A computed fold for a 389-nucleotide RNA from a Deltaproteobacteria bacterium, annotated as Bacterial RNase P class A.
The organism belongs to Myxococcia, within Bacteria.
The coordinates come from a structure-prediction model, not an experiment, and the mean pLDDT is 76.
The RNAcentral record of the sequence draws on ENA.
It matches the Rfam family "Bacterial RNase P class A". Rfam classes the family as a ribozyme.
It is recorded under the gene name rnpB.

RNA sequence: GGAGCAGUCCAAACGAUCGCUGGGCGGCGCCUGCCGCCUGGAGGAAAGUCCGAACACCACAGGGCAGGAUGCUCCAUAACGUGGAGUCGCGGCAACGUGAAGGAAAGUGCAACAGAAAGGAUACCGCCCCGGCGUGCGGCGACGCAUGCCGGGGUAAGGGUGAAACGGUGCGGUAAGAGCGCACCAGUUCCCCGGGUGACCGGGGAAGCUAGGUAAACCCCAUCCGGUGCAAGACCAAAUAGGGGAGUGCUCGAGGAUGGCCCGUCCGAGCUCCCGGGUAGGUCGCAAGAGAUUCCGGGCAACCGGAAUCCAUUAGAUGAAUGAUCGUUGCCCUGAAAAGGGGUAACCCUUUGCGGGGAACAGAAUUCGGCUUACGGACUGCUUCGACC
Numbered sequence: 001g002g003a004g005c006a007g008u009c010c011a012a013a014c015g016a017u018c019g020c021u022g023g024g025c026g027g028c029g030c031c032u033g034c035c036g037c038c039u040g041g042a043g044g045a046a047a048g049u050c051c052g053a054a055c056a057c058c059a060c061a062g063g064g065c066a067g068g069a070u071g072c073u074c075c076a077u078a079a080c081g082u083g084g085a086g087u088c089g090c091g092g093c094a095a096c097g098u099g100a101a102g103g104a105a106a107g108u109g110c111a112a113c114a115g116a117a118a119g120g121a122u123a124c125c126g127c128c129c130c131g132g133c134g135u136g137c138g139g140c141g142a143c144g145c146a147u148g149c150c151g152g153g154g155u156a157a158g159g160g161u162g163a164a165a166c167g168g169u170g171c172g173g174u175a176a177g178a179g180c181g182c183a184c185c186a187g188u189u190c191c192c193c194g195g196g197u198g199a200c201c202g203g204g205g206a207a208g209c210u211a212g213g214u215a216a217a218c219c220c221c222a223u224c225c226g227g228u229g230c231a232a233g234a235c236c237a238a239a240u241a242g243g244g245g246a247g248u249g250c251u252c253g254a255g256g257a258u259g260g261c262c263c264g265u266c267c268g269a270g271c272u273c274c275c276g277g278g279u280a281g282g283u284c285g286c287a288a289g290a291g292a293u294u295c296c297g298g299g300c301a302a303c304c305g306g307a308a309u310c311c312a313u314u315a316g317a318u319g320a321a322u323g324a325u326c327g328u329u330g331c332c333c334u335g336a337a338a339a340g341g342g343g344u345a346a347c348c349c350u351u352u353g354c355g356g357g358g359a360a361c362a363g364a365a366u367u368c369g370g371c372u373u374a375c376g377g378a379c380u381g382c383u384u385c386g387a388c389c
Base pairs, nucleotide, nucleotide: 001385002384003383004382005381006380007379008378009377010376012329013328014327015326016325017324018323020041021040022039023038024037025036026035027034028033043361047372048371050370051369052368053367054366055229056228057227058226067225068224069223070222071221072086073085074084075083076082087101088099089098090097091096102220103219107218108217109214110213124159125158126155127154128153129152130151131150132149133148134147135146136145137144138143167185168184169183170182171181172180186210187209188207189206190205191204192203193202194201195200233284234283235282236281243275244274245273246272247271248270255267256266257265258264289311291310292309293308294307295306296305297304298303331358332357333356334355335354337352338351339350340349341348342347
């Protein structure tokens, strides 16, 4: 220097001006409001709403079925389908990554094309045996040898098909073959010893046991799971129209209209009060908690324990605020120029000032713990390859 692997951090800074929103104080209005000052105001993912919880309401004696989720081990945690550390398999030279990683010697199913056959099956070619018919050669002959066709049978060693063909190599054996027998190797099951909390690992022995694949196919086994989500839910509570009760009035006239009031005139069967439910609207839930920062201790780590400090709105909005403009500095890209260095040259590298441009993904809505997805940049460690010293 090239290629790669893992992780950490940041999410531009400062100032000015103009705004938005929550709170406190003061002044004015004093019924909503208005003004001034001070002060708080998005994220690493606030996102997707995919898991797990808190919290709230509903349901619930107990047990079972159905349904769903998960599936190596140990640990962590409020909990998890999450995380940490490991085991085994797979990929990579490696750093490292990755796996729904229980069961296929319970049952059922499935396997394109090719192939004879896709699971206790099968004979396409080949090999071998037997029988019949024929041909050639040998033989005096019985017959023998070779070979062709037909029929019956044996055979998975060889060829061929396939992603996959019923362990591999060798010797024996056989008509030819075959774990048919034996030796070694591989696997499986069982037993013993050692290590490990455990998954598992290492070593030894026995049994010819050789059992194919597929369970993000049905299924079996084990463990777990009640439902709905802050539009949960609690409280306060108009106007209008219903409901209930009491009082009063119906020609002995309540009440209303006219009107400043009284008289008068007109209309006239309701009127007044109380209680209760619901709606609009409002308040709470809703910001001091599985809280944050620093340090110490334990642990490989996830994480746990302790101490100190901070936060009483330190974002709590509800058609929903958290912004815009300008300047300076920093970062990145780019243009021409100057200086220095390398090179025969084309050209390349560094520095300096000047000009132009750029700065991602994205926006809290009850709150946490995760996962997943989107996305700009900086840095650190490690692996491997090449060159030079």